[in-house]
Predicted 3D model of a 130-nucleotide RNA (FMN riboswitch aptamer (RFN element)) from Nocardioides sp. URHA0032.
It was read from a public genome assembly, where an Rfam model found it.
Taxonomically the source falls in Nocardioides (Bacteria, Bacillati, Actinomycetota, Propionibacteriales).
Of the family's consensus pairs, 97% are formed in the model.
Rfam family: FMN riboswitch aptamer (RFN element). Rfam describes the family as follows. The RFN element is a highly conserved domain that is found frequently in the 5'-untranslated regions of prokaryotic mRNAs that encode for flavin mononucleotide (FMN) biosynthesis and transport proteins.
Model confidence (mean pLDDT): 79 of 100.
RNA sequence: UCGCGUGCUCUGGGGUCGGUGAAAUUCCGAGCCGGCGGUAACAGUCCGCGACCCGGUCACAGCCAGUGGCCGGUUGACCAGGUGGGAUUCCUGGACCGACGGUCAAAGUCCGGAUGGGAAGCGCACGCAG
Numbered sequence: 001u002c003g004c005g006u007g008c009u010c011u012g013g014g015g016u017c018g019g020u021g022a023a024a025u026u027c028c029g030a031g032c033c034g035g036c037g038g039u040a041a042c043a044g045u046c047c048g049c050g051a052c053c054c055g056g057u058c059a060c061a062g063c064c065a066g067u068g069g070c071c072g073g074u075u076g077a078c079c080a081g082g083u084g085g086g087a088u089u090c091c092u093g094g095a096c097c098g099a100c101g102g103u104c105a106a107a108g109u110c111c112g113g114a115u116g117g118g119a120a121g122c123g124c125a126c127g128c129a130g
Base pairs, nucleotide, nucleotide: 003128004127005126006125007124008123010121016030017029018028019027032108033098034097035049036048037047038046044096045095053073054072055071056070057069058068059067060066078094079093080092081091082090100112101111102110
């Protein structure tokens, strides 16, 4: 220095102005936000990772419910032109997307589960091998 393993830490941004209304930070108009790794070149839209949700199985429990471990499933959205060796990543233009529950009225942004959980990954430490 490279590879593998174990442990630990960290691990997401954004509701502003106006309108309607009895009531909306939820509707309408304009504006606002964009995690991590990968990539022939910088990505919310390509390829992967994840929280929620669903199923199976095991443990605790007499059963159910519930909690936890493991395994699996599901999981949004982009085109055209330009430059270039190379770009759905850059530039120009026009689009699009955003879990569940709650709410005097429908939520990417408010409140809640959540001072939670959490993979990939960055970093640190230790071990193994060359």